[in-house]
Molecule: transfer RNA
Organism: Alphaproteobacteria bacterium RIFCSPHIGHO2_02_FULL_40_34
RNA sequence: GGGGCUAUAGCGCAGCUGGUAGCGCGCUUGCAUGGCAUGCAAGAGGUCACGAGUUCGACUCUCGUUAGCUCCACCA
Numbered sequence: 001g002g003g004g005c006u007a008u009a010g011c012g013c014a015g016c017u018g019g020u021a022g023c024g025c026g027c028u029u030g031c032a033u034g035g036c037a038u039g040c041a042a043g044a045g046g047u048c049a050c051g052a053g054u055u056c057g058a059c060u061c062u063c064g065u066u067a068g069c070u071c072c073a074c075c076a
Stems, first nucleotide, its partner, number of pairs: 001072007010025004019056001027043006049065005
């Protein structure tokens, strides 16, 4: 220098063909219980890495940038 993959809640991840963003764990509150464990119920938490474009509408399509992983090439 070139190619590929990844970036979504605190953590791990899903999101099929563009149409109001979800699951598990964790966290908060309530109830049950002798109980800080356990069970049940409810709730909070997201500029979908960043910037632009296309579109009535973008996590999703296009272009660029950044970061990580990886393969190849180059130098020695």